[in-house]
RNA sequence: GGACCCGUCGUCUAGCCUGGAUAGGACGAUAGCCUCCUAAGCUAUAAAUCGUGAGUUCAAAUCUCAUCGGGUCCG
Numbered sequence: 001g002g003a004c005c006c007g008u009c010g011u012c013u014a015g016c017c018u019g020g021a022u023a024g025g026a027c028g029a030u031a032g033c034c035u036c037c038u039a040a041g042c043u044a045u046a047a048a049u050c051g052u053g054a055g056u057u058c059a060a061a062u063c064u065c066a067u068c069g070g071g072u073c074c075g
Base pairs, nucleotide, nucleotide: 001074002073003072004071005070006069007068010027011026012025013024020058029045030044031043032042033041051067052066053065054064055063
């Protein structure tokens, strides 16, 4: 220098190919119930505008372009 993959709540992850209306799940956190207390169990709540910027579109996590970070391979 070139090619490809990854980036989404605190953590991990689904959804992206095929655009659609409050972005889902697990763990964790907080509160309540239960219990003599704790754990476990049950219920509820908060938390991600999807790495960043731009474009296309009525509408973008999803399509296009640029760019940042990480990784693999090639030279």
Molecule: transfer RNA
Organism: Candidatus Nanoarchaeia archaeon